[in-house]
RNA sequence: CACCGAUAAAGGCAAACCUGUCCGAAAGGCAGGGACGCAAAGCUAAAGGGCCUACUCUUCGUCAGAAGCAUGGCAGCCAGCUACCGAA
Numbered sequence: 001c002a003c004c005g006a007u008a009a010a011g012g013c014a015a016a017c018c019u020g021u022c023c024g025a026a027a028g029g030c031a032g033g034g035a036c037g038c039a040a041a042g043c044u045a046a047a048g049g050g051c052c053u054a055c056u057c058u059u060c061g062u063c064a065g066a067a068g069c070a071u072g073g074c075a076g077c078c079a080g081c082u083a084c085c086g087a088a
């Protein structure tokens, strides 16, 4: 240095759920609480893959509605990049 990940040390993040005169059509995000867990649960979202939503729009329908679609979103799905510590 790389690989690797300990009944090590110092720390870090924060699922579900609850709250909100918050943002959004929704997915989801933000703030507070809360911890299921995480060795990258740090960063990266048309310009790697995958997944979620469908306002508007298009098609069908007598109507109610249905289907399709991302430039919207998810990094705690995989992936890429960077990184603390140093037992075996």
Base pairs, nucleotide, nucleotide: 004086005085012038013037017033018032019031020030022029023028036076042081043080044079048078049077050074051073052072057068058067059066060065
c-di-GMP-I riboswitch aptamer from Paenibacillus puerhi, 88 nucleotides, folded computationally. It was read from a public genome assembly, where an Rfam model found it. Its Rfam family is "c-di-GMP-I riboswitch aptamer". Its family is annotated with cyclic-di-GMP binding in the Gene Ontology.